[in-house]
């Protein structure tokens, strides 16, 4: 690397180095010399994962013998909260669109009823990416 899962319209910038890029490809459209990438400091956000706490389920005991209830455990899995140790992350919804579909509108065929390529708008789903755990 590849694979499998979650998540992805919410959050959050200063400094110093550095000197023309960047926003994953490709259109677009933005950022960028009032300083792009990258690196280094110092902040923040947010809460996957850790870890702690509580409840629920479960499963014991005591009761009882239709229960009701007290009470222990409670690993792994569920919900909430907490902390911030491990990563992430800090311009625009993953910026926007690309591939199906599904609605509408325009234009266009058609004698009509209708149909429907492209295109515009909405809208869902995919891909493809990031991130995180895990598997290898």
């Nucleotide at each position: 690397a590849c694979c499998u899962c979650a998540u992805c319209c919410a959050g959050a910038g200063g400094g110093g180095c550095a000197g023309a890029g960047g926003g994953a490809a490709c259109g677009g459209c933005c950022c960028g010399u009032u300083g792009a990438a990258g690196c280094c400091c110092c902040g923040g956000c947010a809460a996957c994962c850790a870890c702690c706490g509580c409840g629920a389920a479960g499963u014991c005991u005591c009761g009882a013998u239709g229960a009701a209830g007290a009470g222990g455990c409670c690993g792994c899995g569920c919900g909430c909260g907490g902390c911030a140790g491990g990563u992430g992350c800090u311009a625009a919804u993953u910026c926007c669109g690309u591939c199906c579909c599904c609605g509408u509108c325009c234009u266009g065929g058609c004698a009509g009823g209708c149909c429907g390529c492209c295109g515009g708008c909405g809208g869902g789903g995919a891909a493809a990416g990031a991130u995180g755990a895990g598997a290898g």
Predicted 3D model of a 136-nucleotide RNA (SAM riboswitch aptamer (S box leader)) from Actinoplanes subtropicus. Its mean pLDDT, the model's own confidence on a scale to 100, is 78. The source organism's lineage runs through Bacteria, Bacillati, Actinomycetes, Micromonosporaceae and Actinoplanes.